Molecule: c-di-GMP-I riboswitch aptamer
Organism: Gammaproteobacteria bacterium
């Protein structure tokens, strides 16, 4: 410095599910909780999926339908950082 992650140590982390609380809503953030994770640590740059306030269509009304500048990094890929062990 590259590969590899079977077993092991120090350790991290949190899927459903449930309370608080933020949000229009996906979802975010705290606490319980543990399916799982060797980068389930960071970046929306690629694709992908969710939502759809505003804003457009289109409708007599009800509402329908388009749409991310909102969000998933525990959907894939990329970029970046970093523990341990082997080799």
């Nucleotide at each position: 410095a590259g590969c590899u992650g079977a077993u092991a140590a120090a350790g991290g982390c949190a899927a459903a599910u449930u309370c608080g609380u933020c949000g229009a809503a996906a979802g975010g953030c705290g606490g319980a909780g543990a399916c799982g994770c060797a980068a389930a640590g960071c970046c929306a740059c690629c694709g992908g999926u969710c939502u759809a306030a505003g804003g457009a269509a289109c409708a007599g009304a009800c509402g329908u339908u388009c749409u991310a500048c909102g969000a998933c990094a525990g959907c894939g890929g990329g970029g970046u950082u970093g523990c341990c062990a082997g080799c």